[in-house]
RNA sequence: CUGGGUGUGGCUCAAUCUGGUAGAGCGCUCGGUUCGGGGCCGAGAGGUUGCAGGUUCGAUUCCUGCCAUCCAGA
Numbered sequence: 001c002u003g004g005g006u007g008u009g010g011c012u013c014a015a016u017c018u019g020g021u022a023g024a025g026c027g028c029u030c031g032g033u034u035c036g037g038g039g040c041c042g043a044g045a046g047g048u049u050g051c052a053g054g055u056u057c058g059a060u061u062c063c064u065g066c067c068a069u070c071c072a073g074a
Base pairs, nucleotide, nucleotide: 001073002072003071004070005069006068007067010026011025012024013023020057028044029043030042031041032040033039050066051065052064053063054062
């Protein structure tokens, strides 16, 4: 330099293909159980979906550019 993959709560990942209220597990906080802790049970908080722009009534999803990272090739 060329081609391709990935980027979504603190972490690991869904949802995207077919645009229509962003979810799960772990973790965290509070409560119950326990003498206490762990475990178990219940409730809750936490996301401008990597950045910028475009299309659209509406974008995590489609289009363009950029950034980070990984793979292959030269």